[in-house]
Context: one part of a larger RNA
């Protein structure tokens, strides 16, 4: 010096983010105890009293064991005398409680919890694990059990179903395959319909489902508000209740209370940036290692800081690592350098080693910076991100069967029916085809006439001999097409029937499946399982989520293109430079030829006018060319008007993109060949006066094309050449969402946050000018506009140092500095009368403090002061502290987001590594130099340090000078304080674990006298260290600033100044007081000495000391012991005699004597008693 203790006067939280830490308080008995409450509890509330010892006796008991008690007497500071052992209370937020919880920075308010709501679920359930046998819940059964939300109790739980979820629903629409149909050659791949399942669409319902709950204007008889009224608008517009909150930006809201002082805390109010009702609202006893305030008690937390005990430093002895080490190293100031150098550059310093100490550098050591950026890194995580899978639901098909209904659909069969117009008149097609039916008992063609049947109301068919009755119908005219006269085939519809087949509800058993010991019952062609095939599917997975960028991210597009500047007269040239455009229009706004001549002024002319149309004039252009900007264009490229498709279709060079290497689409100029316009022609015309208007490969689609496969022709179908269209605007062109603080790797000072460092817009300071204000007057004070510096403190820009790390705000401790000076100290001027000021000049020696809120710098407050200045020192100071903020990991709110998270928004918790090697410093030491030679003493003083003082206040001057008075001074004396800075220990106080005494347990059997218990723990206390005690700490001299003068010219006056003098400050030199011959110019001076002066190690020591060192002393001697004696501390010692309340005795706390005794002592002094013996260097 540091860990642990112990104890401090006087103040008592003034410290501090915070009473952290350390006190206090503690046990048992007895009194007694508040709001408040869920009536348990708050409760050990709070507060207040007692507590030993002896000696007798009572009560309880089985008691010589143990409890309780009454009287007496007795001791001390103190009786739970040591240990052991709540500090109380009061107000606010949280979560009711107890309990878990991040092994290793986070115990919390999170999490859980009883209790409360939903939703699933009838057991082969639900809801989970497994691929699957299979299993868990369960050998349980809705009083049961999964999943989710809220989180005791106690008042309550508003509106909204538009969106997104979830359940129902479904007439319609959508809606895959197979299977059916139709296309497709005689197949087939494939296309197309038709039917239609689950989902969807669509309709209801649901929020203790995810959520979600508005603006504007107006209005009462002060005012102010705004019951009220209008208006827009929505799914609905925040209800009860809370509200500046753990939620409020603004905010330190405003008012109270609390304090001198209150960003805290409580109560209110409240327009709530952004509260609010089971994502629960909101009260609210009880608890709590929660979170914040306040009050008593308490104290070394502090004022201020001091002393002691231990364990370690340090010293001896013995053993003996770790970091870390490119090299040199005596630095130290200034420049310089990649802009923060021991090592370059200049200067200045500076003999050589060694111990200690606190750490200022070593951009200290320790980790390939965790922050930020990059990376076509990686990971976890969401999610309506993109691709998929599990796993569901659904169709369907196999396992997979048999009846029978209903109703389709094909395929036969039987009857039947079939109207466009015209036409006898309801003519289905298509082919033969010229004759067919009937006249007869039954019957019977045809016709009336009834009845069924269809209809298009025109008629058809059938049925019925009730009546009449022998003929009826074809072929001819109309019609595309001719007779149901008849025959055969074939379509379309009805109706009936038979096959196969679907599809609906229903039956059964036998295949499956479950129960079951068996018999046998249950379900059953369902379901299980297994193919396919829609649908849903962050439950799983895989990736992806661009560039540029004065960091990144947000914004932007500078990411294709064109045009002016910039751009520096060839070309090319950059920036998130400037200033604009472009992703097109246009069959004429392309071609050609003819003709004409614009804007605009100026005369004239009807309405008619500055300005319409008409004439005349001037008129290189001040018009117009589609569209940016620039060329160009009147011979027109421009305006009118004809006539037309050259905006064709094939194939090339060149430039260009892309200066100068190489690159593609693209794009232009210029040809060739064809075929055209125009125009008399000579030409022009391969779009638009030029310069912007664009886009691969694969894929697809179109082409009066062209080739090529499937044997050959057909058909179909594929495949290849060439055009052309589709878009990659991230425009040489991936198919593509976020979070991360759980985060991780490679990197980077290529790149950002602090610091440095440039700059200095900003920031603060100045100064020129002087409008004005000052009653008049710029200039005692104030100063606007305007300009012109300076600093490098603030903010900002910049990316130059550092990302194989230079530790981030603030506080504290500590030193240095500056000055643009807050006091002190000398001056000036004043709109100075004293006093008080106000405003300048010089001046950095000193000083510049203590509260209170808040992490705060910073503020704003509070009492006080001579003043309570500013600034820098890597925003000095974390190998010095702290660790309240910021800035990991937990958790809560508001707010944004679907989510995951997310906030220069709040809030609760939340690690601080290092033995000093080098230099720097402060201390101690040892050599060696200064001699061609050794020593003791004593100066000298070159350079060095100090602030060694600094400042307040009173009293007398003097109630005086000044003043009308109110007020009210100074020089100079003295006195006293307060800050500092050296020293001391008589006094006063602390400390004193040397030492004394009392005292509890306990142990040595008791007594005497000890050991432990923080020295057990009380009271006292010597030296010696100490402060809260005491004691010093002047004056003057010199030059001088600003300033006052003197004398005085330049400039015959004046002037302090130019030559010259004289004053004039706390600053600056000296006095002072300190260090200092290692001051290399290494000094001086006395004296002793080279054979002996000195020293020196050893000894005895010490007030001196870490180690060395210093200083006493060494027999000629008091140097330390030991012993008298002195003077302290303590408080009266063991033994014994005497008394004790008391007791029959024995005994008996104790008191009194002996006895200021006993016991002690780092002082002091006497005394050689015992020890300083013996040696070495020279």
């Nucleotide at each position: 010096c540091c860990g642990g203790c112990g104890u401090u006067a006087g103040g008592g939280a003034a410290u501090u983010c915070g009473g952290c830490a350390a006190u206090u308080u503690g046990g048992c008995c007895c009194c007694g105890u508040a709001a408040g409450u869920u009536c348990g509890c708050g409760a050990u509330a709070a507060g207040g009293g007692g507590u030993a010892c002896c000696u007798g006796c009572c009560u309880c008991g089985g008691g010589a064991a143990g409890a309780g008690g009454c009287a007496g007497g007795u001791c001390g500071c103190a009786g739970u005398g040591a240990c052991u052992u709540g500090g109380a209370g009061g107000c606010u937020c949280g979560g009711a409680c107890u309990g878990u919880c991040u092994a290793g920075u986070a115990a919390c308010a999170a999490c859980a919890u009883a209790g409360g709501u939903g939703a699933c679920c009838g057991c082969a359930a639900a809801u989970c694990c497994g691929u699957a046998a299979g299993g868990a819940c369960u050998c349980g059964u809705a009083c049961g059990g999964u999943c989710a939300c809220u989180g005791a109790a106690u008042c309550c739980u508003g509106c909204c179903c538009a969106g997104u979820g979830c359940g129902g629903g479904u007439a319609u629409c959508u809606g895959a395959a197979c299977a059916c149909c139709u296309a497709g050659u005689a197949c087939a791949a494939u296309a197309g319909g038709a039917c239609g399942a689950a989902g969807g669409a669509c309709c209801c319902g649901u929020c203790a489902a995810c959520g979600g709950c508005g603006g504007g204007g107006g209005u009462a008889a002060c005012u102010a508000u705004g019951a009220c009224c209008c208006u827009c608008u929505u799914a609905a517009g925040g209800u009860a209740g809370c509200g500046u909150a753990g939620u409020a930006c603004c905010u330190u809201g405003u008012c109270g209370c609390u304090u001198c002082a209150g960003u805290a805390g409580c109560g209110a109010c409240u327009c709530g940036c952004a509260u609010g009702a089971a994502u629960g609202g909101a009260u609210u006893a009880a608890c709590c290692a929660g979170a914040g305030c306040c009050u008593c008690g308490c104290u070394g937390u502090c004022c201020c800081a001091a002393c002691g005990c231990u364990g370690g430093g340090c010293c001896c002895g013995g053993u003996g690592a770790a970091c870390u080490g490119u090299a040199c190293a005596u630095u130290c100031c200034a420049g310089u350098g990649c802009g923060g150098a021991g090592u370059c550059u200049g200067g200045a310093g500076a003999c050589c080693c060694c111990c200690a100490a606190g750490g200022g550098g070593a951009a200290g050591c320790g980790a390939a910076g965790a922050c930020c950026c990059u990376a076509u890194g990686g990971a976890g995580c969401u999610u309506u991100a993109c691709u998929g899978c599990a796993g569901g639901c659904u169709g369907u098909c196999g396992c997979u069967g048999a009846g029978a209904c209903g109703u389709g659909g094909c395929c036969g069969c039987u009857a039947g029916u079939g109207u466009g117009c015209a036409g006898g008149a309801u003519a289905g097609g298509u082919a033969g085809g010229a004759g067919c039916c009937g006249u007869g008992a039954c019957g019977c063609a045809g016709g009336c006439a009834c009845c069924c049947g269809c209809g298009c109301u025109a008629g058809c068919g059938g049925g019925c001999c009730g009546c009449c009755g022998a003929g009826g119908c074809a072929a001819c005219a109309c019609u595309g097409a001719a007779a149901u006269a008849c025959u055969a085939c074939c379509c379309a519809c009805u109706a009936g029937u038979g096959g196969c087949u679907g599809c609906g509800a229903c039956u059964c058993u036998c295949a499956c499946u479950c129960c079951u010991g068996g018999c046998g019952g249950a379900g059953g062609a369902c379901a299980c399982c297994g193919g396919u095939a829609g649908c849903c599917g962050g439950g799983c997975a895989g990736u992806u989520u661009g560039a540029c960028u004065g960091g990144g991210g947000c914004g932007g597009u500078a990411c294709g293109c064109g045009c002016u500047c910039g751009a520096a007269a060839a070309g090319a040239u950059a920036u998130c430079g400037a200033g604009c455009g472009c992703g097109c229009c246009c069959u004429a706004a392309g071609a050609c030829c003819a003709u004409c001549u614009c804007a605009u002024c100026c005369g004239g002319g009807u309405c008619g006018g500055a300005g319409a149309u008409c004439c005349g004039g001037a008129g290189a252009a001040g018009a117009g060319c589609g569209c940016a900007a620039g060329a160009g264009c009147a011979u027109a490229a421009g305006a009118u008007g004809g006539u037309u498709u050259g905006a064709c279709a094939g194939u090339g060079u060149u430039c260009u993109u892309c200066c100068c290497a190489a690159c593609g689409a693209g794009g232009a100029a210029c040809g060739c060949u064809g075929a055209c316009g125009u125009g008399a022609a000579a030409g022009c015309g391969u779009g638009g006066u030029c310069u912007a208007g664009c886009g691969a490969a694969c894929u697809c689609a179109u082409u009066a094309g062209c080739c090529c496969g499937c044997c050959c022709g057909a058909u179909g179908c594929g495949g290849g050449c060439a055009a052309u269209g589709a878009a990659u605007g991230a425009c040489a062109g991936a198919a593509a969402a976020g979070c991360u603080a759980c985060c991780c790797u490679a990197g980077g000072g290529a790149u950002a946050a602090c610091a440095g460092a440039g700059u200095c817009g900003u920031c603060a300071c100045u100064c020129g000018c002087a409008a004005g204000a000052g009653c008049a007057c710029a200039u005692a004070u104030c100063g606007a506009c305007c300009g012109a510096g300076u600093g490098g403190c603030u903010u900002g820009c910049u990316a130059c140092c550092u990302c194989g790390a230079u530790g981030u705000c603030g506080g504290u401790u500590c030193c240095c500095u500056c000055c643009a000076u807050c006091c002190u100290g000398c001056c000036c001027g004043u709109g100075c009368a004293g006093a008080a000021g106000c405003g300048g000049g010089c001046a950095a020696g000193g000083g510049u403090g203590a509260g209170g809120u808040u992490g705060u710098u910073c503020g704003c407050c509070u009492a006080u002061u001579a003043a309570a200045g500013g600034a820098g020192g890597u925003c000095g100071u974390g190998a010095g502290c702290u660790g309240g903020g910021u800035u990991u990991a937990g958790a809560c709110c508001g707010u944004c987001g679907u989510g995951a998270g997310a906030c220069a928004g709040g809030u609760c918790g939340g690690c601080u590594g290092c033995u000093a090697u080098c230099u720097a410093u402060u201390g101690g030491g040892g050599g060696u130099g200064u001699c061609a030679u050794g020593g003791u003493a004593u100066c000298u003083g070159a350079c060095g340090g100090g602030a060694a003082c600094g400042c307040c206040c009173g009293u007398a001057u003097a109630g005086u000078a000044c003043g009308a008075g109110a007020g009210g001074a100074a020089c100079u004396a003295c006195g006293g304080g307060u800050g500092g800075u050296c020293g001391c220990c008589a006094c006063u106080g602390g400390u004193g674990u040397a030492c004394c005494g009392g005292u509890c347990g306990u142990u040595c059997g008791a007594g005497a006298g000890a050991g432990c218990g923080c020295u057990g723990c009380c009271g006292g206390g010597c030296a010696g260290c100490c402060a809260c005690g005491c004691g010093a700490c002047a004056u003057g001299g010199g030059g001088u600033a600003a300033g006052a003068g003197c004398u005085g010219a330049a400039c015959g006056c004046a002037u302090c100044u130019a030559a010259g003098c004289u004053c004039g400050a706390a600053a600056c030199c000296c006095a002072c007081c300190u260090g200092g011959a290692a001051a290399a110019g290494a000094g001086a001076u006395a004296c002793c000495g080279c054979c002996g002066a000195g020293g020196c190690u050893g000894c005895u020591c010490g007030u001196a000391g870490a180690a060395g060192a210093c200083g006493a002393g060494a027999u000629c001697g008091a140097u330390a012991g030991a012993c008298u004696c002195g003077g302290g501390g303590u408080g009266u010692g063991c033994g014994c005699g005497u008394c004790g309340a008391g007791g029959c005795a024995a005994c008996g706390a104790g008191a009194c004597g002996u006895u200021g005794a006993g016991c002690c002592c780092g002082c002091g002094a006497g005394c050689a008693c015992u020890a300083a013996c013996a040696g070495c260097c020279a």